[in-house]
Molecule: transfer RNA
Organism: Candidatus Yonathbacteria bacterium RIFOXYD1_FULL_52_36
RNA sequence: UGGGGGAUCGUCUAAUGGUAGGACAGCGGCCUUUGGCGCCGUUAAUCUAGGUUCGAGUCCUAGUCCCCCAG
Numbered sequence: 001u002g003g004g005g006g007a008u009c010g011u012c013u014a015a016u017g018g019u020a021g022g023a024c025a026g027c028g029g030c031c032u033u034u035g036g037c038g039c040c041g042u043u044a045a046u047c048u049a050g051g052u053u054c055g056a057g058u059c060c061u062a063g064u065c066c067c068c069c070a071g
Base pairs, nucleotide, nucleotide: 001070002069003068004067005066006065007064010024011023012022013021018054026042027041028040029039030038047063048062049061050060051059
């Protein structure tokens, strides 16, 4: 430099263009003499900027970063 792939709660991981979900973690509560386990509730996210669309995490364009291949 060229080609390909990826970026989603704090972490990991889902989501046929139609309400952004789950697990762990965090917080609150129940339980317990205390802690742990268990149970209930709750907080929290779509890399950035545009475009298409009634509607975009998903499609298109550009950019940033990461990984792989070639040179």